[in-house]
RNA sequence: UUCUCGAAACGGCAACACGUCAGGAAUGACGGGACGCAAAGCCACCGGCCCUAAUCCUUUUGAAAUGGCAGGGCAGCGGGGCUACCGAA
Numbered sequence: 001u002u003c004u005c006g007a008a009a010c011g012g013c014a015a016c017a018c019g020u021c022a023g024g025a026a027u028g029a030c031g032g033g034a035c036g037c038a039a040a041g042c043c044a045c046c047g048g049c050c051c052u053a054a055u056c057c058u059u060u061u062g063a064a065a066u067g068g069c070a071g072g073g074c075a076g077c078g079g080g081g082c083u084a085c086c087g088a089a
Base pairs, nucleotide, nucleotide: 005087006086012037013036018031019030020029021028022027035076041082042081043080045079046078047077048074049073050072051071052070056068057067
């Protein structure tokens, strides 16, 4: 110095609920505020979970509903990739 690891220290992020805004919805952003987090920093590649407004398909006398396709979301569900503060055992 690097990798693994996670004692201490300096700090960091911010759950739920609430308020406002956006959205069809999941959900996201902002505000105060903390459940927690050693990557709770970033990325939808794999698995998983969530949403259904529009188009199309299915069904139907027709429409609607249902289902499918498809699209969208969750990084604080797990895996994976990239980056990173500190330095005890």